Glycine riboswitch aptamer from Rhodoplanes tepidamans, 87 nucleotides, folded computationally.
Of the family's consensus pairs, 90% are formed in the model.
It was read from a public genome assembly, where an Rfam model found it.
The source organism's lineage runs through Bacteria, Alphaproteobacteria, Hyphomicrobiales, Nitrobacteraceae and Rhodoplanes.
RNA sequence: GUACUCUCGACGGGAGAGACCGGCUCUGCCGGCGCCGAAGGAGCAACCGCCCCGGAAACUCUCAGGCAAAAGGACCGUCGCGAGAGG
Numbered sequence: 001g002u003a004c005u006c007u008c009g010a011c012g013g014g015a016g017a018g019a020c021c022g023g024c025u026c027u028g029c030c031g032g033c034g035c036c037g038a039a040g041g042a043g044c045a046a047c048c049g050c051c052c053c054g055g056a057a058a059c060u061c062u063c064a065g066g067c068a069a070a071a072g073g074a075c076c077g078u079c080g081c082g083a084g085a086g087g
Base pairs, nucleotide, nucleotide: 004084005083006082008080009079010078011077012076013075018033020032021031022030023029024028034067035066036065040063041061042060043059047055048054
């Protein structure tokens, strides 16, 4: 001085699906029907790994969550602190 990985912080981007029906003390709660997958969670396992152990999807489920806007949002990008492991 720096390509890489991870945590955290700031900023920017960021999808899907009923502003459905009924009741009430009405930005909400309760009940009913329909629907969505990209918080979280669970399952399968291509793959990594000599084996065990372990890790492991945007696939599957829809428990949780969500179905105007706002908020949230996996993930992506930039910058910064710290850590790891290298050259």